RNAcentral holds the sequence, with entries from ENA. This is a predicted structure of a 75-nucleotide RNA (transfer RNA) from an Alphaproteobacteria bacterium. Its Rfam family is "tRNA". The organism belongs to Alphaproteobacteria, within Bacteria.

[in-house]
RNA sequence: GCCGCCGUGGCUCAGUGGUAGAGCACGUCAUUGGUAAUGACGGGGUCGUGAGUUCGAUUCUCACCGGUGGCACCA
Numbered sequence: 001g002c003c004g005c006c007g008u009g010g011c012u013c014a015g016u017g018g019u020a021g022a023g024c025a026c027g028u029c030a031u032u033g034g035u036a037a038u039g040a041c042g043g044g045g046u047c048g049u050g051a052g053u054u055c056g057a058u059u060c061u062c063a064c065c066g067g068u069g070g071c072a073c074c075a
């Protein structure tokens, strides 16, 4: 330098055009003599950044940024 894949709550990941979810973690409450466990409820996300297409984009297109894998170049 070229090609591919990935980027979504604190973490691990789903969702793939119709105004975002799960598990774990966190907070409150219940339960217990108390703790753990269990149960109920709750908070938290400009969906990497910018632009385009569309009535509407996390989803499609382009560029860039970061990560990762392969190939090539450099003596």
Base pairs, nucleotide, nucleotide: 001071002070003069004068005067006066007065010024011023012022013021018055026042027041028040029039030038048064049063050062051061052060